[in-house]
Context: one part of a larger RNA
RNA sequence: UUGGGCGUAAAGCGUCUGUAGGUGGCUUUUCAAGUCCGCCGUCAAAUCCCAGGGCUCAACCCUAUAUAGGAGGUGGAAACUACCAAGAUGGAGUACGGUAGGGGCAGAGGGAAUUUCCGGUGGAGCAGUGAAAUGCGUUGAGAUCGGAAAGAACACCAACGGUGAAAGCACUCUACUGGGCCGACACUGACACUAAGAGAUGAAAGCUAGGGGAGAAAAUGGGAUUAGAUACCCCAGUAGUCCUAGCCGUAAAUGAUGGAUACUAAGUGUUGUGCGUGACCCGCACAGUGUUGUAGCUAACACGUUAAGUAUCCCGCCUGGGGAGUACGUUCGCAAGAAUGAAACUC
Numbered sequence: 001u002u003g004g005g006c007g008u009a010a011a012g013c014g015u016c017u018g019u020a021g022g023u024g025g026c027u028u029u030u031c032a033a034g035u036c037c038g039c040c041g042u043c044a045a046a047u048c049c050c051a052g053g054g055c056u057c058a059a060c061c062c063u064a065u066a067u068a069g070g071a072g073g074u075g076g077a078a079a080c081u082a083c084c085a086a087g088a089u090g091g092a093g094u095a096c097g098g099u100a101g102g103g104g105c106a107g108a109g110g111g112a113a114u115u116u117c118c119g120g121u122g123g124a125g126c127a128g129u130g131a132a133a134u135g136c137g138u139u140g141a142g143a144u145c146g147g148a149a150a151g152a153a154c155a156c157c158a159a160c161g162g163u164g165a166a167a168g169c170a171c172u173c174u175a176c177u178g179g180g181c182c183g184a185c186a187c188u189g190a191c192a193c194u195a196a197g198a199g200a201u202g203a204a205a206g207c208u209a210g211g212g213g214a215g216a217a218a219a220u221g222g223g224a225u226u227a228g229a230u231a232c233c234c235c236a237g238u239a240g241u242c243c244u245a246g247c248c249g250u251a252a253a254u255g256a257u258g259g260a261u262a263c264u265a266a267g268u269g270u271u272g273u274g275c276g277u278g279a280c281c282c283g284c285a286c287a288g289u290g291u292u293g294u295a296g297c298u299a300a301c302a303c304g305u306u307a308a309g310u311a312u313c314c315c316g317c318c319u320g321g322g323g324a325g326u327a328c329g330u331u332c333g334c335a336a337g338a339a340u341g342a343a344a345c346u347c
Stems, first nucleotide, its partner, number of pairs: 004318003007301002012315001014201004021194003026087003033081002035077006042070002051063004091191001092188003096183004103177002106174004110154001114150008125136002162169002206247006215241001220236004258314006266292011296303001320347003329340004
């Protein structure tokens, strides 16, 4: 290893593209590398196994015969795999006709709210809490009316809905642009699946440089509470939050469920498209997205055509708890740190 696993017990890389490699649909040939069969010699003796015999038995010794297997040579078989050649269209792709969408990027525009400033009216409180106080206010606050400016986010529609590989994406309009799905079946003719290394992308926080800064707000200051209160509550308030250019590369990055293909009851919602003489209702088909549930599976919970069922292929990962995602080394990073990743010891 034959012969374990990975939703929740240890274990699916955050996600995608793709190189090597592994694997690969149908038909007919070639060939004989793998595969299968026969034969030949060989694998010293001793040893081992088996049978018989000899020492009183045994250990020990003697005699005789092998099986399986390995590598080599040689002769065949041709189902499967590989190879050669040819073909087909179902997998895959291209073209065509439609179609839905907060998919991406850039530009322009909009209204509500908030805060600040200016002016008018007005005249004593406002704000805040469980209760207060700090705080703001007669140098005129709060309230109300008019005007101006700024920044950030886009109510209702809104959904169990849509879309994207994931992270994510929503005010409106425009330009450019990626992908999907459906229909018909014109073309190519297995061009496919997976994917070590590699590359791309990757919330928030954080970092560098330059802008911006309304609101809310780590840190910080003050007031309370309390035995204390480095907190919860209140009054203020900086970084950051926003934009541009670059870095970081992590999350309970979750469906805690890798990707692809095929098969295996149904019911009921919903999104897109097409068909049925079809506008609506209804039915059917394909592609998504929910829910209930049969067989099956599961330790149970649950899963159940969107599988955790039945099978095949490829990748990643796990092997008692702690020590420890630590130490050391290496790579990357401006740093913060990230990636890789032990052992002693202990239970």